[in-house]
The RNA shown here (small-subunit ribosomal RNA) has 1501 nucleotides and comes from an uncultured bacterium. The sequence is in RNAcentral, with records from ENA and SILVA.
């Protein structure tokens, strides 16, 4: 810091997606130690059980117990009275329980946070200062005693204490009244007079005091109130309020107050978002993040709130009180059914819920509270221990040496590599670990430590107790092998998987992290992808159709004032932690103390005054106005006009009009159409007329009148900033549609009728009705587009044009200059992805507006506002994709355009397609009918030869190291090899006379023999062997576009860049052949050339070839001798080059005529085949990777089979006749072949042929009679003297062998066929047609094929309009698997999510009304009462209570509405899906140009 992914390829334009860091997590796999943290985020859901707030005898009387002192009793054990001291339940009384400790439901709020205020208040306990603390009285708990209850609890009598409780006194500088002062200013403060009111409590003592209690002043700390600022989304929440908002009294509070009553008025609050919904406790502060932001608010720490759900009040200095009380409710428990208990959101713990959150632990040693004078008692606060790798930090699981580079593993090109110094083994170490010995600090003067026999010290042992998880296809460090075969599966994006998977699953191996590794989930960041820092809006998503103006923002020169903003300085504040920096403490680090620092739209003083603002003045240039002039379809009303269409009426006239790609329907003898004459009606205005003019836009077009709005020019007279924009609002707003009422002539949605078509609900035609036109009112939308909001300035030029002015010049009108405005093209500079833009910006700036944030759902739903109605405005989600899209590039195409080439068409000739037959091929049939090749580019193709064989295919029958190779291991001389014999269709198996070879070394004169070897047999072990698969894993060859003229490259230039130039452009050519010009210059593969053949000459040689002269010969033949002329054959050589000539042309290329020439413009042929295409053929010609068969998918044998036929196609032969058939006669060839071979003569046969074998290894002898042709007979138009298929009979040959299954020959027999529909193929000169020959394959032969060879020998091309194909160039494109492309909507099926809906179920929050618990305040108080008064006791009196009444009031009930969910037969459209179903809408002129707005039709079953 950035990268993947949109495309063939590029840029930009946008999303998506990852790398990073964080967490109170949870899940999976793993797990060694330690310090330090943290731990119910879900159900504010329910809780067993123990504990979480007491204390105080120095406030008070006692029960009871202990000890004691003095009486009394006495049975000597005690027992009872008075009193002291000690402890002490309960109780009475103080204080404390209002702290702390827990949570985050409510809350959008002065609730938080920040700064003020409070002259509007409170403050127990503390701390200081002044002053007092006299005198009495009366209860009452606990006890006792008698009851009620099951219990909880409670009644009634009797006795009593106090720091309980009431009187009375005093009393201040305290409160209150009234009066006056003083500084102030809400009800603050000092001073004075007078008057009113308000107090206490003891205890303890070492007797000194201590301590506590009244009263009032000051203080700290603490808290209530109030105000400015800041605090989340939603306008599909727009209006909201009656105690509302002010006041005047009164209440009532500490206290200010609509906090509350009476009364009065009728206000207050809002687009600067009131109200209403929804979410959410607020901060220091965390996480990111460069930063500004953005996410969160554990855990500590501040403050609000709450305490089973709601209400309330009580005591109290302090609650309207988590472990107080009343009451309602829901739940739980007891219960004798009368009645009662309870509230862990304290710490544990339990249930539930949930992906998930601990120990029913120890201790008050520290801290810190609370009570006490104190000891000291409570303290689940806190201090500590467990539990969890939850988070983080440190530490470890060894260290060094160690190659034979051990063994195993995997891989391999079989050599080796790779784990790997890794292990093994040797030497050390000892953190951790296990065992022993010592042991803290934390603690104040003694004693007292949970944690703890902890940490930490030391001794001993022994490497010992200690390594896992992701992931390796690109982003992203890191690759092989099997396994799998679009299956299993992977996946964060793009994507992998359909027999070679670095992407699935395993193994090795390797990268990363390391007590952890992954994965999920959020949450910021990259994302400048909401842009304040920091985007955009012409074509990508975005300019409101256009105008007018309110709020509002913004504003022109210049001088004064203020100082609000703005800038400075100081003050106060910004809690502590946290954050940064410096230091310092645990071994280190996290952790942690201690300085500083930093952090505000904050407040308050002091200064400045440029700029802004505000206020008081002054200019003219902005903006307006005068005033001359001027141009136009602006606008609105009313008149007039001709020209055309149709219609009616008369005339003339006759058969036809009309219409189309052709047609028809239609009109017309009832007289059309044409044409004249004359009438009626509606509705638009030719020509002028122009990238001309007016208008805001929409939008205006005969001609005249009348009213009317706006521009522009010139002037510089007048106001003196009056300006610009413009949320909301208001007005115009094409066309279509709606209403209510005229007109309708022509055009025409719907609809009819006729073609077209596969169908044509369309495109054409003939017809028509709304509409179109007027007035009046709606409707408010358009690709309302320059796809460009307005406004002001600035920033080169050129050209045309509108209107006006001004100079000059002319008599004048032009011309020319120049200004000022409109509207256009081109173009610097700038911009821009890019096309483009370019003073009429899309540069360069300022204002103010609107609108935008991936595709699709969706210009939709649901709400609201408008509309009679169509329908408008406003406008989501859920689901789903990874794209979509703009501009430009190279291609491809296009039923787009330009040039041009081909036998591509026309122009001929002759075929094919009917017919019989060959072949192939498809089906089909079979035990097999091997296989392989399928448009052009397969189908007389692989095959230049299937009867066996071949042969790969069936069926049987056999052999297994093997038909064949190499290498090994055993055996082997009666070995190998084998005659003959059994068995058998062979193959094979089985018996076997006979019987070897060659090396070495011994022995022998020598036959000959020992021994060892090798040959070969035999056996074993590796292996052989497949025409098994795979051409989609290959090599190599070949077709195909196509012998088309193209493909490319280097530097260079031009473009961000894909990619362009170059190769386009003007001419030429068979050709990217040449010329010429040009930001190109050169060069390559390709064309051509060189090569072979042909054609013409010339030298050289002359045999087997030729024979002109000479010469001999023969019936005849170069037959001889000779000869080289000539033909030919073989070798080398000329020759053609647009060279000469002329014309054209651009003085070029070149074409176009001509001469000469065997040939002339590449002479004719062939052979060569550019980048590439088509996963085009071939694993079966041959090589080969994987893969598979191993007594078979290898090998043999035999037989069948490839030859099968109801049929389709392909390609060939014969032919259908007289250009003929058929008999006779004759004539001329060329390329081959030829010894296992061609075979002369000669005999026999009708004939295929036998028989003979001369002659030739060939320019020698042989195949070998070439045919058509020509000369001459017949045949005379017919299924024929044409055609020969088929069949029968007889033979020939080749072969081991012609039954399935050759070929040929002769006798007979004579099928179909009379020149072949749509359609298709071949040829452009020695060609096409026709005529035979030869060859290769081969024992024969399917030879009619295929190569090749000669004879005979044409027609015709105007010409590029049209078919196919190609080449260059332009266009358009939504196509790139490229038009065989791409792509639309309906129908059917399948899932998905959503809206509507009879209805239906619930939540929340008000509203109305009835009921009203507790309580508070008010009234009342016949009943009840110790203290004060009065009274002689009753008694009365003051007070003060219970009960009753009222206001308010939780909850509850009824009710008719608001809103938000869920659910719902059925419907609605979307979205999704691999090969559905019928059409063909869009992308090319897309075959009727495409699109937007509106109306209307029609539908698959």
């Nucleotide at each position: 810091a950035g990268a993947g992914u949109u495309u063939g390829a590029u840029c930009c334009u946008g999303g998506c997606u990852c790398a990073g860091g964080g967490u109170g997590a949870a899940c999976g796999c793993u797990g060694g130690c330690g310090g330090c943290g943290c731990g119910c985020u879900u159900a504010a859901u329910g809780c067993a059980u123990g504990c979480a707030a007491g204390u105080c005898g120095a406030g008070c009387g006692u029960a009871c117990c202990u000890c004691g002192a003095c009486g009394g009793u006495u049975u000597c054990g005690a027992c009872u009275g008075u009193u002291g001291a000690g402890g002490g339940a309960a109780g009475c009384g103080g204080c404390a329980g209002a702290c702390g400790g827990c949570u985050g439901a409510g809350u959008a709020a002065c609730g938080c946070g920040u700064g003020a205020g409070u002259a509007a208040c409170c403050u127990g306990c503390c701390c200081u200062c002044c002053g007092g603390u006299g005198g009495g009285g009366u209860a009452u708990a606990g006890c006792c005693u008698c009851g009620a209850g099951a219990a909880a609890u409670u009644g009634g009598g009797g006795a009593u204490a106090a720091u309980c409780c009431c009187g009375c006194a005093u009393a201040c500088g305290a409160u209150c009244c009234u009066c006056a002062u003083u500084c102030c200013u809400u009800g603050g403060u000092u001073u004075g007079a007078g008057g009113a009111u308000g107090a206490a409590a003891g205890c303890c003592u070492u007797c000194g005091g201590g301590u506590g209690c009244c009263g009032g002043g000051g203080g700290a700390g603490g808290g209530g109130c109030u105000c400015g600022c800041g605090u989340c989304c939603u306008a599909u929440c727009a209006g909201g309020u009656a105690g509302u908002u002010g006041g005047u009294g009164a209440g009532g509070u500490a206290a200010c107050g609509g906090c509350u009553c009476a009364c009065c008025a009728a206000g207050c609050c809002g687009a600067u978002g009131a109200c209403g919904g929804g979410u959410a406790g607020c901060u220091g502060g965390u996480c990111u993040g460069a930063g500004a932001g953005g996410a969160c608010g554990a855990c500590c720490a501040g403050c609000c709130a709450g305490a089973g759900g709601g209400g309330g009040a009580c005591u109290g200095a302090g609650a309207c009180a988590c472990g107080g009380c009343c009451c309602c409710c829901a739940c739980u428990c007891c219960u004798a059914c009368g009645g009662g208990a309870g509230g862990c959101a304290g710490c544990a713990g339990c249930a539930g819920g949930g992906a998930a959150u601990u120990u029913u632990g120890g201790g008050c040693a520290a801290u810190g509270g609370g009570c006490g004078a104190a000891a000291g008692c409570c303290u689940g606060a806190c201090c500590c221990a467990g539990c969890g790798a939850c988070g983080u930090c440190g530490c470890g699981u060894g260290g060094g040496g160690g190659a034979u580079g051990a063994a195993g593993g995997c891989c391999u090109u079989a050599g080796g590599g790779c784990u790997g110094u890794a292990a093994a083994c040797c030497c050390c170490u000892u953190u951790u670990c296990c065992a022993g010995g010592g042991g803290a600090a934390g603690a104040g003067g003694a004693a007292g430590g949970a944690c703890g026999g902890u940490a930490c010290c030391u001794u001993g042992g022994g490497a010992a107790u200690a390594a896992g998880c992701u992931c390796c296809g690109g982003c992203u460090a890191a690759c092989u092998a099997c396994g799998u075969g679009c299956c299993a599966g992977c996946a964060g994006c793009c994507g992998c998987g359909g027999u070679a998977a670095u992407a699935c699953g395993u193994a090795g191996g390797g990268a990363g992290c390391u007590a952890g590794c992954g994965u999920u989930a959020c949450c910021c960041g990259g994302a400048a992808u909401u842009a304040c820092u920091g985007g955009g809006c012409g074509u990508a998503a975005a300019g409101a159709g256009c105008g007018c103006g309110u709020a509002g923002g913004c504003g022109g020169c210049u001088g004064g004032a203020u100082a609000a903003g703005u800038c400075u300085c100081u003050u106060g504040u910004g809690a502590a932690a946290g954050c940064u920096c410096c230091c310092g403490g645990c071994u280190u680090a996290a952790c942690u103390g201690g300085g500083a620092g930093a952090g505000g739209u904050c407040a308050a003083g002091g200064g400045a005054u440029a700029c802004u603002g505000u206020u008081c003045g002054g200019c003219u240039c902005g903006a307006g106005g005068g005033c001359a002039g001027u141009a136009g379809a602006g606008g609105a009303a009313g008149g007039c006009g001709g020209a055309a269409u149709u219609c009616c009426c008369g005339g003339u006239g006759u058969a036809g009009c009309g219409g189309u790609g052709a047609a028809a329907u239609g009109c017309g003898u009832a007289g059309a159409u044409a044409u004249c004459g004359g009438g009626a009606g509606g509705a638009a205005c030719a020509c002028c007329a122009g990238u001309g003019g007016c208008g805001a836009a929409a939008g205006c077009g005969g001609c005249c009148u009348u009213c009317u709005g706006g521009g522009c020019u010139g002037u510089g007279c007048c106001u003196g900033a009056c300006g610009c924009u413009g949320a909301g609002g208001c007005g115009c707003g094409a066309g279509a549609g709606c209403g209510u009422g005229g007109g309708g002539a022509g055009c025409a949605a719907a609809c009819u009728g006729g073609a077209u078509u596969a169908g044509a609900u369309a495109c054409c035609c003939a017809g028509g009705u709304a509409g179109u036109u007027c007035a009046c009112g709606c409707c408010c939308u358009a690709a309302a587009c320059g796809a460009u909001g307005g406004a002001u300035g600035c920033u080169a030029g050129g050209u045309a044009u509108u209107g006006g002015g001004g100079g000059u010049a002319u008599c004048g009108a032009c011309c020319c200059c120049c200004c000022c405005u409109g509207u256009g093209c081109c173009g610097c500079a700038g911009c821009u992805a890019a096309c483009g833009c370019g003073a009429u910006a899309a540069g360069c700036a300022u204002c103010c507006c609107g609108c935008c944030u991936g595709g699709g759902g969706a210009c939709u739903a649901c709400g609201g506002c408008c509309g009679c109605a169509a329908g408008g405005c406003u406008a989501a989600a859920a689901c789903u994709c990874a794209a979509a899209u703009g501009a430009a590039u190279u291609g491809a195409c296009g039923g787009g355009g330009g040039c041009c080439c081909g036998c591509a068409c026309a122009a001929g000739c002759g075929g094919u397609g009917g017919a019989g037959c060959g072949u192939g091929u498809g089906g089909u049939u079979u035990a097999a009918u091997u296989c392989g090749a399928u448009g052009c580019u397969a189908a007389g193709c692989g095959a230049a030869g299937a009867a066996c064989c071949u042969u790969a295919c069936c069926u049987g029958g056999g052999c297994u190291u093997g038909a064949c190779a190499u290498g090994u291991u055993u055996g082997u001389g009666g070995u190998a090899g084998g005659a003959a014999c059994c068995c058998g269709a062979a193959a094979g198996g089985g018996u076997g006379a006979c019987g070897a070879c060659c090396c070495c070394g011994g022995g022998g004169u020598a036959a000959c023999u020992c021994g060892g070897g090798g040959a070969g047999c035999u056996u074993u072990c590796a292996c052989a062997g497949g025409u098994g698969c795979u051409g989609c894993a290959u090599g190599g060859u070949u077709g195909u576009c196509g012998u088309c003229a193209g493909c490319u490259c280097g530097u260079g230039c031009c473009g961000u860049g894909a990619g362009g130039u170059g190769u386009u452009g003007g001419g030429u050519u068979a050709a990217g052949u040449c010329c010429c010009g040009c930001a190109a210059c050169g060069a390559g593969c390709g064309c051509a050339a060189c090569c072979c053949u042909u054609g013409u000459c010339c030298u050289a040689u002359g045999u087997u070839g030729c024979c002109a002269g000479c010469a001999c010969g023969u019936c005849a033949u170069g037959g001889u001798g000779g000869g080289g002329a000539c033909u030919c054959a073989u070798a080398g050589g000329a020759g053609a080059c647009c060279g000469c000539c002329g014309a054209g042309g651009a003085c070029a290329a070149c074409u176009c005529g001509g001469a000469g020439g065997a040939a002339g413009g590449u002479g004719g042929g062939g052979a060569c085949g550019a980048c590439g295409u088509c996963a085009a053929a071939u694993c079966a010609u041959c090589a080969u990777g994987c893969c598979c068969c191993u007594u078979a998918u290898g090998u043999u044998c035999a037989g069948g089979g490839c030859u099968g036929c109801a049929c389709g196609c392909a390609u060939g032969c014969u032919a259908c006749a007289a250009u003929g058939g058929u008999c006779g006669g004759u004539a001329c060839a060329a390329c081959g072949g030829g010894u296992c071979g061609c075979g002369a003569u000669c005999u026999c046969g009708c004939g295929a042929g036998a028989g003979u074998g001369a002659g030739c290894c060939a320019a020698u002898c042989c195949c070998c009679c070439a045919a058509a042709g020509c000369c001459g007979g017949c045949c005379u138009c017919a299924g024929u003297u044409c055609g020969g298929a088929u069949u029968g009979g007889a033979g020939u040959c080749u072969g081991c062998a012609a039954c399935u299954c050759g070929a040929c020959u002769c006798c007979a027999u004579g099928a179909a066929g009379u020149c072949g529909g749509a359609g298709u193929c071949g040829c452009u000169a020695g060609u096409a047609a026709u005529c035979g020959c030869a060859a290769a394959u081969c024992a024969g032969c399917a030879a009619a094929g295929u190569u090749g060879c000669g004879g005979u020998g044409a027609a015709u091309a105007c010409g590029u309009u049209c078919u196919c194909g190609g080449g260059c160039u332009u266009u358009g494109u939504a196509c790139a698997c490229a038009c065989c492309g791409c792509c639309c909507g309906u129908c059917a099926c399948a899932c998905c999510a959503c809206g509507a809906a009879a209805g239906u179920a619930g939540g929340c929050a008000a509203c109305g009304c009835c009921c009203g618990a507790a309580g508070u305040c008010a009234g009342u108080g016949g009943c009840c009462c110790a203290a004060c008064u009065c009274u002689u006791u009753u008694g009365a009196g003051a007070g003060g209570g219970a009960g009753c009444u009222g206001c308010c009031g939780a909850a509850g009930g009824c009710g008719g509405g608001g809103u938000c969910u869920g659910u719902g037969a059925u419907u609605g459209g979307g979205g999704u899906g691999a090969a559905g179903u019928g059409g063909u809408a869009a992308c090319a002129a897309g075959g009727u140009a495409a699109c937007c707005a509106a109306g209307g039709g029609c539908a698959g079953c």